[in-house]
RNA sequence: GCCCUAGUAGUCUAUCGGUUAGGAUGCAACCCUGUCGAGGUUGCGGGACGGGUCCGACUCCCGUCUAGGGCG
Numbered sequence: 001g002c003c004c005u006a007g008u009a010g011u012c013u014a015u016c017g018g019u020u021a022g023g024a025u026g027c028a029a030c031c032c033u034g035u036c037g038a039g040g041u042u043g044c045g046g047g048a049c050g051g052g053u054c055c056g057a058c059u060c061c062c063g064u065c066u067a068g069g070g071c072g
Stems, first nucleotide, its partner, number of pairs: 001071007010025004018055001026044006048064005
């Protein structure tokens, strides 16, 4: 230098164009318990950045950045 893959909550991960973006973990409150732990209920918190296509984009396209891999 070229090519490929990935980027979603503090962390891990689903979601292949239209749903309130789902789950686990974490945190907070409450319940339960003689206490702690375990368990239960509720809540909090997310699409790397910029642009384009489209009636509508986390999703498709382009560029940038970051990370990983391959070739030279």
Notes: Transfer RNA from an archaeon, 72 nucleotides, folded computationally. The same sequence occurs in records of 2 taxa. Rfam family: tRNA. Rfam's curators write: Transfer RNA (tRNA) molecules are approximately 80 nucleotides in length.